[in-house]
RNA sequence: CAGUAGCUCAGGGGAUAGAGCAAUGGUUUUCUAAACCAUCGGUCGGAGGUUCGAAUCCUUCCUG
Numbered sequence: 001c002a003g004u005a006g007c008u009c010a011g012g013g014g015a016u017a018g019a020g021c022a023a024u025g026g027u028u029u030u031c032u033a034a035a036c037c038a039u040c041g042g043u044c045g046g047a048g049g050u051u052c053g054a055a056u057c058c059u060u061c062c063u064g
Stems, first nucleotide, its partner, number of pairs: 001064003006021004014052001023039005045061005
């Protein structure tokens, strides 16, 4: 310094946590691919604290 979806990463107090890729299904096509649409997928590294409210701030621990 970093840890957020299977992977790459956004989000820096007001939430039902997002994007791209991947996966699954559908449309299209003679078939495949491509394209488009939809769906799925997260106890936000663990535990405490602050706050009306924490992925976000503080402490500590773990991992790299």
A computed fold for a 64-nucleotide RNA from a marine eukaryotic metagenome, annotated as transfer RNA. The prediction has a mean pLDDT of 82. RNAcentral holds the sequence, with entries from MGnify.